[in-house]
RNA sequence: AUGAACUCCGAAGAGAUGCCUUGAAUGGCACACCGAAGGAGCAAGCACUCGUCUUAGUGUGAAUCUCUCAGGUACAGCAACGGAGGGGGUGGC
Numbered sequence: 001a002u003g004a005a006c007u008c009c010g011a012a013g014a015g016a017u018g019c020c021u022u023g024a025a026u027g028g029c030a031c032a033c034c035g036a037a038g039g040a041g042c043a044a045g046c047a048c049u050c051g052u053c054u055u056a057g058u059g060u061g062a063a064u065c066u067c068u069c070a071g072g073u074a075c076a077g078c079a080a081c082g083g084a085g086g087g088g089g090u091g092g093c
Base pairs, nucleotide, nucleotide: 001090002089006085007084008083009082010081015031017030018029019028020027032073033072034071038069039067040066041065045060046059047058048057049056
């Protein structure tokens, strides 16, 4: 100098859906939705290969984009991300 874990604060979206059980949660079935735990996909560019030109192929390659596997759809909890604290580790002198 950089700054992990962790702590506190803030933090959206979508059925308190219907049926069976239950006060609710949970479990089962059904249809409808959300994306900001996690996960998956990819553009340009770059690299390599093919190649007379035009092209082509492979790899790498980001997200709050896309997908919706997972998760979620009253409150609560969880929550990417932001702020503050923190100070392991790493680099330099």

Predicted 3D model of a 93-nucleotide RNA (Glycine riboswitch aptamer) from an Oceanospirillales bacterium. Its Rfam family is "Glycine riboswitch aptamer". Gene Ontology term of the family: glycine biosynthetic process. The sequence was found by an Rfam model in a public genome assembly.